Predicted 3D model of an 81-nucleotide RNA (c-di-GMP-I riboswitch aptamer) from Ferrimonas sediminum. It matches the Rfam family "c-di-GMP-I riboswitch aptamer". Rfam's curators write: GEMM was predicted in a large-scale screen for bacterial structured RNA regulatory elements.

C1' cells in the first nucleotide's frame, strides 16, 4: 500500500418514535432512544428525491434540505489475507 469483513477484541455512531428549541417547510440541534452502520466520518462535485418562492401552454428559473439514496473526493480503527 492493496484486497475481504466470516471469527475476535478495543470503542464510534444511532433510524423510528418521545420531549424541548430553531425552520414557512424540507429539515436541523440538545437529550431519551437502537433499527441498522467498517466508514452511517468530513465534502453538495454529478445523479436523484424533498421544501419554500417564482414565471409558464408546455416546462421553467431562482433558493434551500438529505452525506442513513446512488455515484465521485477526502481522512480512517481491529482482523485477516
Nucleotide at each position: 500500500c492493496g484486497c475481504u469483513g466470516a471469527c475476535a477484541a478495543u470503542g464510534g455512531c444511532a433510524a423510528a418514535c418521545c420531549a424541548g428549541c430553531c425552520g414557512c417547510g424540507a429539515g436541523g440541534c440538545u437529550g431519551g432512544g437502537a433499527c441498522g452502520c467498517a466508514a452511517a466520518g468530513c465534502c453538495a462535485c454529478c445523479g436523484g428525491u424533498c421544501u419554500c418562492u417564482u414565471g409558464u401552454u408546455a416546462c421553467g428559473a431562482g433558493a434551500g434540505a438529505c452525506a442513513g439514496c446512488g455515484g465521485g473526493g477526502u481522512u480512517u480503527c481491529c482482523a485477516g489475507c